Source information
The RNA shown here (c-di-GMP-I riboswitch aptamer) has 77 nucleotides and comes from Epsilonproteobacteria bacterium 4484_65.

RNA sequence: AAAAAGAAAAGCCAAACUAUUUGUGAAAAUAGGACGGAAAGCCUACGGGUCUCUUUAGAGAAAGCCGGGUUACCUAA
Numbered sequence: 001a002a003a004a005a006g007a008a009a010a011g012c013c014a015a016a017c018u019a020u021u022u023g024u025g026a027a028a029a030u031a032g033g034a035c036g037g038a039a040a041g042c043c044u045a046c047g048g049g050u051c052u053c054u055u056u057a058g059a060g061a062a063a064g065c066c067g068g069g070u071u072a073c074c075u076a077a
Base pairs, nucleotide, nucleotide: 005075006074012037013036017032018031019030020029021028022027035064041070042069043068046067047066048065050061051060052059053058
């Protein structure tokens, strides 16, 4: 140094819920909020699962469900 790991420090993200708006809907955006997270960063045209609409064969939603890939801050044991 790298890999693994996760004490500390600096930071980061942000559940439920509330308000407004959009959408047929799942849900999304903004603001507040903080349950939690060591990747709760990114990919879903990577796999499985979940949800919605409908003309049942298609179109969508989420990714903080599990697995996988990839990039990344710090540094004790």